[in-house]
This is a predicted structure of a 521-nucleotide part of an RNA (small-subunit ribosomal RNA, 5' domain) from a metagenome. It matches the Rfam family "Bacterial small subunit ribosomal RNA". Rfam links the family to the GO terms ribosome and structural constituent of ribosome. The full RNA is in RNAcentral, with records from SILVA. The prediction has a mean pLDDT of 83.
Context: one part of a larger RNA
RNA sequence: GGAUGAACGCUGGCGGCGUGCUUAACACAUGCAAGUCGAACGAAGCAUUUGCGACAGAUUUUUUCGGAAUGAAGUUGCUUAUGACUGAGUGGCGGACGGGUGAGUAACGCGUGGGUAACCUGCCUUGUACUGGGGGAUAGCAGCUGGAAACGGCUGGUAAUACCGCAUAAGCGCACAAUGUUGCAUGACGUGGUGUGAAAAGCUCCGGUGGUAUAAGAUGGACCCGCGUCUGAUUAGCUAGUUGGUGAGAUAACAGCCCACCAAGGCGACGAUCAGUAGCCGACCUGAGAGGGUGACCGGCCACAUUGGGACUGAGACACGGCCCAGACUCCUACGGGAGGCAGCAGUGGGGAAUAUUGCACAAUGGAGGAAACUCUGAUGCAGCGACGCCGCGUGAGUGAAGAAGUAAUUCGUUAUGUAAAGCUCUAUCAGCAGGGAAGAUAGUGACGGUACCUGACUAAGAAGCUCCGGCUAAAUACGUGCCAGCAGCCGCGGUAAUACGUAUGGAGCAAGCGUUAUCC
Numbered sequence: 001g002g003a004u005g006a007a008c009g010c011u012g013g014c015g016g017c018g019u020g021c022u023u024a025a026c027a028c029a030u031g032c033a034a035g036u037c038g039a040a041c042g043a044a045g046c047a048u049u050u051g052c053g054a055c056a057g058a059u060u061u062u063u064u065c066g067g068a069a070u071g072a073a074g075u076u077g078c079u080u081a082u083g084a085c086u087g088a089g090u091g092g093c094g095g096a097c098g099g100g101u102g103a104g105u106a107a108c109g110c111g112u113g114g115g116u117a118a119c120c121u122g123c124c125u126u127g128u129a130c131u132g133g134g135g136g137a138u139a140g141c142a143g144c145u146g147g148a149a150a151c152g153g154c155u156g157g158u159a160a161u162a163c164c165g166c167a168u169a170a171g172c173g174c175a176c177a178a179u180g181u182u183g184c185a186u187g188a189c190g191u192g193g194u195g196u197g198a199a200a201a202g203c204u205c206c207g208g209u210g211g212u213a214u215a216a217g218a219u220g221g222a223c224c225c226g227c228g229u230c231u232g233a234u235u236a237g238c239u240a241g242u243u244g245g246u247g248a249g250a251u252a253a254c255a256g257c258c259c260a261c262c263a264a265g266g267c268g269a270c271g272a273u274c275a276g277u278a279g280c281c282g283a284c285c286u287g288a289g290a291g292g293g294u295g296a297c298c299g300g301c302c303a304c305a306u307u308g309g310g311a312c313u314g315a316g317a318c319a320c321g322g323c324c325c326a327g328a329c330u331c332c333u334a335c336g337g338g339a340g341g342c343a344g345c346a347g348u349g350g351g352g353a354a355u356a357u358u359g360c361a362c363a364a365u366g367g368a369g370g371a372a373a374c375u376c377u378g379a380u381g382c383a384g385c386g387a388c389g390c391c392g393c394g395u396g397a398g399u400g401a402a403g404a405a406g407u408a409a410u411u412c413g414u415u416a417u418g419u420a421a422a423g424c425u426c427u428a429u430c431a432g433c434a435g436g437g438a439a440g441a442u443a444g445u446g447a448c449g450g451u452a453c454c455u456g457a458c459u460a461a462g463a464a465g466c467u468c469c470g471g472c473u474a475a476a477u478a479c480g481u482g483c484c485a486g487c488a489g490c491c492g493c494g495g496u497a498a499u500a501c502g503u504a505u506g507g508a509g510c511a512a513g514c515g516u517u518a519u520c521c
Stems, first nucleotide, its partner, number of pairs: 001521004006517005013393006019386002021351001026349003030346003035093003040090002044086002046083003051078005060069003100304003109229008119221002124217008132166001134164002141156006172197005178191005202209002230276003237267003242264006249257001279301004283294004306327005329340004357383001359382003365379001366377004396426004406417004430462001433456004440448001465510005470491003476505005486493002
């Protein structure tokens, strides 16, 4: 000199774009953050509606004036149908994405380059073939019943794209033998044969949309390998599933991944093991570069979700807002037993030098579900707060010597502040006032927002500070103090004339900032 997710002191006009718990992966009140589909399903409710019955009796007709007939509106029970209707339940898809954090991890975790002849892949795209015929349950519901609650239990009965057999099925799976082509290899690909095994679901507004099998693509993942990846030898030996083999198991798949048996190997001074520290990278800072430092924001990967362990479901998890067990903590309790997990967005306490609103909207972009309308979305888009950073603008311009007053210095003559002010003539950026008013949206739909922007009128008004002045280093005098009070980055100042302390005047530098501290180059 440059830089920062900064903090502190003094000061502070506006706007744009960014950015904001680096500390306690500490504990969390409250609200929201993952739902959706009635075009899978039955039942219920609501609204409208069809028909039948009951109550009720307006109106009209008739009358021997007692009555008789007619039967609207309304109420109610059953019933038919309809719905942008409603909230539960079964079922489907999604809750494995998106969002957060960096505790752990020195590792195939990450980066880079390869491999899989050892693998999987829901939704999507393309091709081929099929979608036949049955069955038994169960929730909701009703009844009874246990419990303070959380939550259940028994009985009865019901539907499905829920569940289970059967049929059929190839170029699918498995087994057996045959044959061709080919590879560095374990092998791979193809041909026809025999035996054997496994499918499906309907809905519809009739346009479609689903379902099953298989082949391929795309996408996403899994595993393996080469190289690279901090410090310490005041850590020198480490290792029994350890290293390898055979066999069996497990897995999508290879493999000590797991198990039985067998062998005695494997790693290490090219630093094993142990200990400390740490998420890695694209990047960021600095530097002419080589390097050095960092890993906030944004993007990619990994790991984690109160601590530890476990599996279930599923195409995908060993699952942040799922389940089970154990621990700690908090809460409820009728003491028998239960409930919870902000490292999601806000917010609270605590810690700290220090870091924001319990805001608006799904209008846009994207995501989930749905045929769609649409619903949900603290992702996201915006707004609020903070000079935290960068950038831009303003705080006026011209003229003006009686060189005013004041202040400071003075050799008392004057000198400096100083064209500075006042005065005169102008201008209106920003802010303020009034009027108009977008794009972002494609037919509709705009949170932002009456925002950006445009126009008009209006007043120099509302808008400058901070640090320094001995040398390094741009900028000096007076007074006070008297090795005191104090200053200080280094050298060093201060003991009676201090350009170094304090104040004043003047000056220098930067400027809505200026200094200090911390850290890196």